[in-house]
């Protein structure tokens, strides 16, 4: 110096599940009643890593969030900027 790694911004792709019923005021939103989804977040564990009152997934739970569109969305790709450690 370059690549990888990690982080951020922007662009693109991105699943699942009732346009549920009643009331407030048509929707949004609020309250109540059921039925569902898991890929924001959160919680719990498996393999594994560790030896610490441990960490840990796309697994489990569904608190939160969501169940027409919109928005969001783990993750993937691209562009730009930044960024190490060990050998």
């Nucleotide at each position: 110096c370059g690549c990888c790694u990690c982080g951020a911004a922007c662009c693109g792709g991105g699943a699942g599940a009732g346009c549920g019923c009643g009331g407030g005021c048509c929707a949004a939103c609020c309250c109540g009643c059921c039925g569902c989804c898991g890929a924001a977040g959160g919680c719990g564990c498996a393999a594994g890593c560790g030896c610490c009152c441990g960490c840990a997934a796309u697994c489990g739970c569904u608190c939160a969030g969501g169940c027409a569109a919109a928005a969001g969305g783990a993750c993937c790709g691209g562009u730009u900027c930044g960024u190490u450690c060990c050998a």

This is a predicted structure of an 87-nucleotide RNA (Glycine riboswitch aptamer) from a Pseudomonadota bacterium.
Its Rfam family is "Glycine riboswitch aptamer". Rfam links the family to the GO term glycine biosynthetic process.
The model forms 91% of the base pairs in the Rfam consensus.
The source organism's lineage runs through Bacteria, Pseudomonadati and Pseudomonadota.
Model confidence (mean pLDDT): 82 of 100.